[in-house]
Molecule: c-di-GMP-I riboswitch aptamer
Organism: Nitrospiraceae bacterium
RNA sequence: UUUCCGAAAAGGUAAACUCUGGGUAACCAGAGGGCACAAAACCACGGGUCCUGAAUGAAGCGAGGGACCGCCGGGUUGCCGAA
Numbered sequence: 001u002u003u004c005c006g007a008a009a010a011g012g013u014a015a016a017c018u019c020u021g022g023g024u025a026a027c028c029a030g031a032g033g034g035c036a037c038a039a040a041a042c043c044a045c046g047g048g049u050c051c052u053g054a055a056u057g058a059a060g061c062g063a064g065g066g067a068c069c070g071c072c073g074g075g076u077u078g079c080c081g082a083a
Base pairs, nucleotide, nucleotide: 005081006080012037013036017032018031019030020029021028022027035070041076042075043074045073046072047071048068049067050066051065052064056060
């Protein structure tokens, strides 16, 4: 220095919910609030879930478009250094 790993220390993020705003919606942003997290930092690349919804007379189906990274995997980067 790097990898595995996760004791300690310094910190960090911020679930549900409430209020305000945006959006048809999923959901997002701000404030409050703390469930939890060693990558709960970033990326929509693969899978998955959710919203919308064309073609159709209806039901059903579901093209296209969108959302979720705190659903899983993957990629990039990062603090500390006990066993």